The prediction has a mean pLDDT of 78. Two RNAs folded together computationally: RNase P RNA and transfer RNA, 412 nucleotides in total.

């Protein structure tokens, strides 16, 4: 100097006018005024995921369901954070991984392909038999069997290389590589790694298919739920009702509770927080400065105009995640090049 | 504010791991004098977008975009 990774923060700045919401104070019979304080975000967003709160049993047991799913550790948890293991990408800082189980079972692998799962003889290869042809080597049909070495198919064909061996072949035997099992030592709290043995054991993939393991989870939401005001007409059903998949199991009670139709009132307060509404307040202008871009003048880095500063925007509240964001600043690090 | 569902051809839907359908609607051709109905044939698709799992994804998972529905 370019390319780049990975953290963390900023996300316009004073000042003056003018307007909003709350609460205080002071004046007013009252609308209301004047004054001082305070008044959005890193995501207030999606509502994904935990809890707090609140009702339904004091939230109890099972079977259904439903989620997480390498290991260790933080947390009130959680599907989140940290730090590791392991497996893929990258020359590399470094990134990603819903990453338990496929020799517990079940089920799927379309088309092509002989054969797709305790696999397969479609072309070759090899060996017997019959026929035919050729003086003969020997070729060509058939048929029976062996052979997965080779050829073609397909996302995937039952390790892979060499030698032996065989009619031809094959882990058939060897030798080395890889992978699986098993045992042994050794390092780590653990996933897991490091080193030797053994055994021809050579086993396909899907579990974000049902499923099995292991560990969680009661169910609903603040329009949850309480008071307290108005208002109205009562009818049918069902005997249980709470209990909102279902049993068991508790409570509660009987002129009570549900459910279904009709009729009715649909308003205040608390839940509600030193932001806080119950139709939702946090803004506009202008002066300066900032940063980007864009034309113009030059005295080549100054100066003048215009423009343009994202995303969004609390509604019980907390802790995550995941999505949108104009620009801009700090630090750590890798690569290339090129000077010393 | 909270829950909870759908997106597939111009329109109403099926398909839910291997060929992207049907029925109306449009074009044509038969029939009929003509029309309509009918009979045939053929036009028409980024399955909402993005990303990953699979050998393959409308379909399975994850996040986004757009409708709808319900409750005091």
């Nucleotide at each position: 100097u370019g390319a780049g990774u990975c953290g963390g923060c900023c996300g316009g700045g004073u000042g003056g006018c003018c307007g909003c919401g709350g609460u205080c104070c002071g004046g007013g019979c009252a609308a209301c005024c004047g004054g001082g304080c305070u008044g959005a975000g890193g995501a207030a967003g999606g509502u994904c995921g935990g809890g707090g709160c609140u009702c339904c049993a004091c939230a109890g047991g099972g079977c259904a369901g439903g989620g997480u799913g390498c290991u260790g550790g933080c947390u009130a948890a959680c599907g989140g954070c940290c730090a590791g293991u392991c497996g893929g990408g990258g020359c590399g800082a470094c990134c990603c991984g819903c990453a338990g189980g496929a020799a517990a079972g079940u089920g799927c692998c379309a088309c092509a392909g002989a054969a797709a799962g305790c696999a397969g003889a479609c072309c070759g290869c090899c060996g017997a038999g019959c026929c035919g042809g050729g003086c003969g080597a020997c070729c060509g049909g058939c048929c029976c069997g062996g052979u997965a070495a080779g050829g073609g198919u397909g996302a995937a064909a039952c390790g892979g290389u060499g030698c032996g061996g065989u009619a031809a072949g094959a882990g058939c035997g060897c030798a080395c590589c890889a992978g699986c099992g098993c045992c042994c030592g050794g390092g780590g709290u653990g996933a897991c790694c490091c080193g030797g043995g053994c055994g021809g054991c050579u086993c396909g993939g899907c579990a974000a298919a049902c499923c099995c393991c292991a560990c969680c989870c009661g169910g609903a939401g603040c329009a949850a739920g309480g008071c307290c005001a108005u208002a109205c007409a009562g009818g049918g059903g069902a005997u249980g009702g709470g209990c909102g998949g279902c049993c068991c199991g508790c409570c509660c009670c009987a002129u009570a509770u549900c459910c279904c139709c009709g009729g009715g009132u649909a308003g205040g307060c608390c839940g509600c927080g030193u932001a806080g509404a119950u139709g939702g307040a946090u803004g506009g202008c202008c002066a300066c400065c900032c940063c980007g871009c864009c034309u113009c003048g030059c005295u080549u880095g100054c100066g003048a105009g215009a423009c343009g500063g994202a995303c969004a925007g609390a509604a019980c509240c907390c802790c995550g995640c995941c999505u949108a964001c104009a620009g801009g600043c700090c630090g750590a690090c890798u690569c290339a090049c090129c000077g010393u | 504010g909270g829950g909870c569902g759908c997106a597939u051809a111009g329109c109403u839907c099926a398909g839910c791991g291997g060929g992207a359908g049907a029925g109306c609607a449009c074009u044509c051709g038969c029939c009929u004098u003509a029309c309509a109905a009918g009979c045939g044939a053929g036009c028409g698709g980024u399955c909402g977008c993005a990303g990953g799992u699979u050998c393959a994804a409308a379909u399975c998972c994850u996040g986004c975009u757009g409708c709808g529905c319900c409750c005091a």

Rfam match: Bacterial RNase P class A. About the family: Ribonuclease P (RNase P) is a ubiquitous endoribonuclease, found in archaea, bacteria and eukarya as well as chloroplasts and mitochondria. The family's RNA type in Rfam is ribozyme.